[in-house]
RNA sequence: UGCGGGGUAGAGCAGUCUGGUAGCUCAGUGGACUCAUUAUCCAAAGGUCAUCGGUUCAAAUCCGAUCCCCGCAA
Numbered sequence: 001u002g003c004g005g006g007g008u009a010g011a012g013c014a015g016u017c018u019g020g021u022a023g024c025u026c027a028g029u030g031g032a033c034u035c036a037u038u039a040u041c042c043a044a045a046g047g048u049c050a051u052c053g054g055u056u057c058a059a060a061u062c063c064g065a066u067c068c069c070c071g072c073a074a
Stems, first nucleotide, its partner, number of pairs: 001073007010026004020057001029043004050066005
C1' cells in the first nucleotide's frame, strides 16, 4: 500500500442479506426462597448500534468519507 473480516449494554455475541418496537447469555442491582448461601425463582435497570455526512415517511441495517482492531498478500 492492496484485499478480506470485524466495531451493537460491564463481558461474550445475534440482528444487517430482505430498512419498520434494539435482543440473547453471563455479570451487576433489588426482591423471594433458605438456618444460611455461591444454588433456584421473580423483577427492574443498563445502548448517542465506532465517528461524521447522505438517501428515505422511517437507518444498527442502504450509500460515501474517516478512525480503530484482526487476518492475508506485497
The prediction has a mean pLDDT of 84.
Predicted 3D model of a 74-nucleotide RNA (transfer RNA) from an uncultured Bacillales bacterium.
Rfam family: tRNA. It is annotated as a transfer RNA.